[in-house]
Context: one part of a larger RNA
Molecule: large-subunit ribosomal RNA, domain I
Organism: Daphnia pulex
RNA sequence: UGCACAUGGUGGAUGCCUUGGCGAUAUCAGGCGAUGAAGGACGUAGUAGCUUGCGAUAAGCUGCGGGGAGUGAGCAAACACACAUUGAUCCGCAGAUUUCCGAAUGGGGAAACCCGGCCGUAAGGUCAUUGCAUACUGAAUACAUAGGUAUGCAAAGCGAACGUGGCGAACUGAAACAUCUAAGUAGCUACAGGAAAAGAAAUCAACCGAGAUUCCCAAAGUAGUGGCGAGCGAAAUGGGAAGAGCCUGCAAGAUUUAGCAUCUUUGAUAAUAAAACGGAAUGGAAAGUCCGGCCAUAGAGGGUGAUAGCCCCGUAUAUGAAAUCAUCGGUGUGGAACUAAGUUUGCGACAAGUAGGGCGGGACACGAGAAAUCCUGUCUGAACAUGGGGGGACCAUCCUCCAAGGCUAAAUACUCGAUAUCGACCGAUAGUGAACCAGUACCGUGAGGGAAAGGCGAAAAGAACCCCGGGAGGGGAGUGAAAUAGAUCCUGAAACCGUGUGCAU
Numbered sequence: 001u002g003c004a005c006a007u008g009g010u011g012g013a014u015g016c017c018u019u020g021g022c023g024a025u026a027u028c029a030g031g032c033g034a035u036g037a038a039g040g041a042c043g044u045a046g047u048a049g050c051u052u053g054c055g056a057u058a059a060g061c062u063g064c065g066g067g068g069a070g071u072g073a074g075c076a077a078a079c080a081c082a083c084a085u086u087g088a089u090c091c092g093c094a095g096a097u098u099u100c101c102g103a104a105u106g107g108g109g110a111a112a113c114c115c116g117g118c119c120g121u122a123a124g125g126u127c128a129u130u131g132c133a134u135a136c137u138g139a140a141u142a143c144a145u146a147g148g149u150a151u152g153c154a155a156a157g158c159g160a161a162c163g164u165g166g167c168g169a170a171c172u173g174a175a176a177c178a179u180c181u182a183a184g185u186a187g188c189u190a191c192a193g194g195a196a197a198a199g200a201a202a203u204c205a206a207c208c209g210a211g212a213u214u215c216c217c218a219a220a221g222u223a224g225u226g227g228c229g230a231g232c233g234a235a236a237u238g239g240g241a242a243g244a245g246c247c248u249g250c251a252a253g254a255u256u257u258a259g260c261a262u263c264u265u266u267g268a269u270a271a272u273a274a275a276a277c278g279g280a281a282u283g284g285a286a287a288g289u290c291c292g293g294c295c296a297u298a299g300a301g302g303g304u305g306a307u308a309g310c311c312c313c314g315u316a317u318a319u320g321a322a323a324u325c326a327u328c329g330g331u332g333u334g335g336a337a338c339u340a341a342g343u344u345u346g347c348g349a350c351a352a353g354u355a356g357g358g359c360g361g362g363a364c365a366c367g368a369g370a371a372a373u374c375c376u377g378u379c380u381g382a383a384c385a386u387g388g389g390g391g392g393a394c395c396a397u398c399c400u401c402c403a404a405g406g407c408u409a410a411a412u413a414c415u416c417g418a419u420a421u422c423g424a425c426c427g428a429u430a431g432u433g434a435a436c437c438a439g440u441a442c443c444g445u446g447a448g449g450g451a452a453a454g455g456c457g458a459a460a461a462g463a464a465c466c467c468c469g470g471g472a473g474g475g476g477a478g479u480g481a482a483a484u485a486g487a488u489c490c491u492g493a494a495a496c497c498g499u500g501u502g503c504a505u
Base pairs, nucleotide, nucleotide: 001504002503003502004501005500006499007498008497009496015490016455017454020426021425022423023422024421025420026419027418028417029415030414031158032157039101040100041099042055043054044053046079047078049075050074051073061095062094063093064092065091066090070083071082072081106115107114108113116127117126118125119124129155130154131153132152133151134150135149136148137147162193163191164190165189166188167187173180177227203210204209214241215240216239217238218237224232225231245407246406247405249347250346251345252344253343259333260332261331262330263329266326267325268324269323271319272318273317277292278291279290280289293310294309295299301313302312303311356380357379358378359377360376361375362374363373366392387402388401389400390399391398442449443448462489465476466475467474468473
């Protein structure tokens, strides 16, 4: 040095586990905000820090209801001091308090800071902007108007997706590329609602007829469209979901602007009751085994020293609310009315710079095409129900409808969130980036990027005491079923590094 056997170190694979994720179903909720939000900063406990809670009344204060023995949140023990059957802690509902920043709104500002005015003895209150309404005042300028002042109401900002409108790419595909495609997608933006949008035919159809809109299935990858390439791609009609129809305008005016009270139904937000197990052996421990017994509208599930219907929490079932909220319905009051669209007077009434046309664009499945239909930047420009639009150039006949005003539930879309339940979903290189104090540490001027990291044991019983050592660490002793379970501690593979013995060289 090699080989073999044995035994270790290192390392953290594998197995088992799960507090965390992922996906789904049902129901609810679908908003919060100047009564100051979302999100933060700084504080706050007897004792340093972080998390959680809370706000100078600061892990809390008050009321009401539940509950019934311990309690003063967690990491995280210890000491101290308190509270509690005169009912604490805890749970639910309602209220009080709620520093500073933040739309941030007295002015400023490098967010959590600085500096003011007015009222008030003080405590404290108040002072942004814009819009609308009303009142007062009031220039040039006589009336007036502009402007000014006051009061009241409203708005603003945030929020996951879903919605409507506006602006609007490129990669890509066409095996290159320009029309085309990707795609009216991504993105940006305005605004709204619990849904939004659309909507009661100037619609389709075809000589028969249908009868608002929306969504689904088929029609159909059809008819078409298309450097007739790549591709794009209907409708009628049939079957379903749901089903609902309506309103005249302007001016002035009056009343009102909205609901309230009470009863009741059902539910949400705490809960309560509720049956029935003993023995033996094994074992560290019994829930497993053996023997005998019991309950079951409860043998879902979880925990307990191994696998428990009967030990504990629960579960089936039954019961339950002072308070707040939602909800079905009734009564009363109020009122114009409880219904979405109210009423009085006067005036005027069915929509004209519109329909249509030219030029240029866009939307329609339809790329200018034979191109109807819809929208309109520009130039034009009718008729008035004896009228007008449409039926895919256009004309006639025929059929059908009535534009240029408006409202409208449901069927449809989505899930930041709440509750309950489930999974031929993951099981720590998986599953969220994050099972652990993670959008943290760290990186970057910044926008932004972004980790690693779970497991002693049933119970800390976490090793008193002695020895070696400066310590670290170790050897005894002790605990424990086990310590090669000894705290980077379950199992403990491989690479890699040793030790012992044998053989070989």